Transfer RNA from a Bacillota bacterium, 72 nucleotides, folded computationally. Rfam family: tRNA. Rfam classes the family as a transfer RNA. About the family: Transfer RNA (tRNA) molecules are approximately 80 nucleotides in length.
């Protein structure tokens, strides 16, 4: 320098045009002598950034940024 992949909650990830979600973690309550486990409830997101397409974009297109792998 080139090619490809990834970027979504605190962490790990799913979702791939019309509701933003799961597990773990966190908070509160119950349970327990106490802790863990369990049960019930709850909080948390500019969906990497900027444009474009569309009635409508986390999702499609383009550029950029970061990370990873491969080729040279």
């Nucleotide at each position: 320098g080139g090619u490809g992949g990834c970027u979504u909650a605190g962490c790990u990830c799913a979702g791939c045009g019309g509701g933003a979600g799961a597990g773990c973690g966190c908070c509160u309550g119950c349970c327990u002598u106490a802790c863990a486990a369990g049960c019930a409830g709850g909080a948390u997101g500019u969906c990497g950034u900027a444009g474009g397409u569309u009635c409508a974009a986390u999702c499609c297109c383009u550029a950029c940024a970061g990370c990873c792998a491969c080729c040279a």